[in-house]
Context: one part of a larger RNA
Order: sequence, then structure tokens, then C1' cells
RNA sequence: ACCUCGUUAAGGAACUCGGCAAAAUGGCCCCGUAACUUCGGGAUAAGGGGUGCCCCCCUUCUGGGGGGGCCGCAGUGAAAUGAGUCAACCGACUGUUUAGCAAAAACACAGCAUUCUGCGAAGGCGAAAGCCGAAGUAUAGGAUGUGACACGUGACCAAUGCCAAAAGAUUAAGGUAAGGUGUUAUCCCCUUGUGGGAGAAGCUCUGAACCCAAGUCCUGGUGAAUGUCGGCCGUAACUAUAACGGUCCUAAGGUAGCGAAAUUCCUUGUCGGGUAAGUUCCGACCUGCACGAAUCGUGCAACGAGUUGACUGCUGUCUCAACGAGGAGCUCA
Repeated sequence: ACCUCGUUAAGGAACUCGGCAAAAUGGCCCCGUAACUUCGGGAUAAGGGGUGCCCCCCUUCUGGGGGGGCCGCAGUGAAAUGAGUCAACCGACUGUUUAGCAAAAACACAGCAUUCUGCGAAGGCGAAAGCCGAAGUAUAGGAUGUGACACGUGACCAAUGCCAAAAGAUUAAGGUAAGGUGUUAUCCCCUUGUGGGAGAAGCUCUGAACCCAAGUCCUGGUGAAUGUCGGCCGUAACUAUAACGGUCCUAAGGUAGCGAAAUUCCUUGUCGGGUAAGUUCCGACCUGCACGAAUCGUGCAACGAGUUGACUGCUGUCUCAACGAGGAGCUCA
């Protein structure tokens, strides 16, 4: 020097990515307790005081109350045994998860919505039998999305999907089958040949027209279906800006709300707060590179080994190290 502990002057986060680690708090009794709130909570909020032993009295006879006294630095005398506060983000919550680097803001959740399913249900497993669904029956079951609660959930059906309708167009196998190809019993011609020609039936290879389903085209609907939600120019009696006007395009041009945000590149935007000093944090502004409404929007009490910022207390984290204990290290077995 290393490991595990203990103590420490003065200071007290100056350490560090970050108070990581350690310290601190701690039980019980009494007093007291804010904002906010879904009125349940928040709350052991916070913040104070007490706590041992001996004697006496009261008493509901007890872990109770009152009075007096004694000792120590210290009385829950050891051990067990919450640090707290102020804000912001995310997720409502309890729960679940990467057995062995991730416990979370991820998953689930109650609630909400859409959609399918009339029972031999839909859906699923299985060549099938059969089984689950369910010994259930639309207040049921399956699928999908969202995710407590509060307030809300805008525009677009052009594309894609789904649903409906059946008039028309197109359309497969199949059916029916005119016609055609090959073969040739037979016949004809020059009759020289392994010649040329016609050709029934059967068989074979084909085959127009006609009949004909879903689908597709077409028509309409549908967004808590997949999704999408503009550009340019001008204009007000300072300037600036543009309530206003023009024009092009579109299916329609982003409504409410929020906004440098877990989203903002430029960017450490600008202003304010906090600090002596603040790329983080909080409150605003809006110029939203590239928020936005169930891939939900905005809030929100409670909750969280979640993330971020600040503060009090506290400390060897540090200034800056020191001492002590045990171990390992060394020797022998």
C1' cells in the first nucleotide's frame, strides 16, 4: 500500500457526471401541523417538549395520574428502529418484467370506445374425430385501440382498408357445342411411282358463339379505420405588424389546448426568478427546423428503490489527511 471497520481539530459538498458512499433521523407519550385536494387524504407533514432511579399520595389496580428527591457528559443510556422540505417531468394508483449487466417513463390495470358473434356462436387448436370458448348465451364471449379521474376529442372519405347495394362492364374452371387438324374403309386421275386427289364412321388433337360465381371496375357510406391536415403577394396617418384583400393548388388545409417541451436544429434563443457567479432548473414569450386531440390533447390530489433542479440538517465526499482495530499479505503445518 490492500480489504472490512472505528474515531477525528477547523471548515461543511469546496468532492463529484451526480451528496455516490458515509453520517444524520429513528421507539413510545404529549403539544402542534401548511399549500393543495378526488374531502378519503396530504400527515409520523413540518416543528417542539418529555423519557432513568428512589419515596409519598390518588386511583377505575393500571403500560394510569400528581408531588418530592438522587445520579451521570449522556436515562427508548446497548441492539432493533423514518432524514426532512420546496418545485418540475413521466406514469393515475397496488401490481408485472429482460432467471444470469436494464425494474423503468416499458407491460398490465379499472374505466372508455370501436368491431365481430343468435349458439353446432364468433374465434382458436387439430388432415379428422374431437376439444377450448362454456356445462356460458349479447349485462355473454372474441378481437383491436386507448388507459383512473376532470374538461374535451376539430377538418378531410381523394388514396388504402372495411361495410352496403345490386343495374351495367370485365371475369375462371365447368357445361353445351358449330367448325377445324391428324388417321382412313372406299372412290377418282396420270395409271411410270414408296405417285396425286377426294374422303364416311370411329378414334385423336383442337375449338368459335352461347350459359355462368365471387372478385375487380362502377355507386354510396365509414376516422376512438390505416392515415392526411398548404404556398405566394399586397395592405392601417412614425415604425413595426396585419384584423383585411388578391391569387394558385388541394380530399381538406392543424380547431381547442399546449409550446426552446422526454419534441427546438440554429441555441447557452430572449426576458424574469433562484446563485457572488447557473449550457442544468423554474416562470413567461412564440420565430412549433420537425406539438396537437383515444399511435389521444390539456390538467390533476394520492402514489413511485423512476428522472431533473433547489434548500435545511448532516457528515472524512472533500480542503488533507491522521490515528486505531481486525484480516489478508510473510513463515511453518